[in-house]
Annotation: This is a predicted structure of a 73-nucleotide RNA (transfer RNA) from a Candidatus Saccharimonadota bacterium. It matches the Rfam family "tRNA". The family's RNA type in Rfam is transfer RNA. From the family's description: Transfer RNA (tRNA) molecules are approximately 80 nucleotides in length. The sequence was found in a public genome assembly. Model confidence (mean pLDDT): 82 of 100.
RNA sequence: GGGCCUGUAGCUCAGUUGAUAGAGCAUCGCAUUCGCAUUGCGGGGGUCGUGGGUUUAAGUCCCAUCAGGUCCA
Repeated sequence: GGGCCUGUAGCUCAGUUGAUAGAGCAUCGCAUUCGCAUUGCGGGGGUCGUGGGUUUAAGUCCCAUCAGGUCCA
C1' cells in the first nucleotide's frame, strides 16, 4: 500500500427482504425476608464509530473517513 471482517445501552450481543431499535447481565425502585441473598414486578439508560448521499422512510443501500482484528505484498 491492497483485500476481507467487526463497530448498536455500562458489558456481551440480536435486529430477516429498508417501515420509526430490542434481549441477557449490570444499575435503580417496589414486593418478599428479622436482615442479606434468591425470586417476582416495574423504571431509567441509545439519536446505531464519524461525515455525507439515495429514499416518503436508513442500524439496514451507496460514498468517504476513523478505530480494532485478519490475510497478502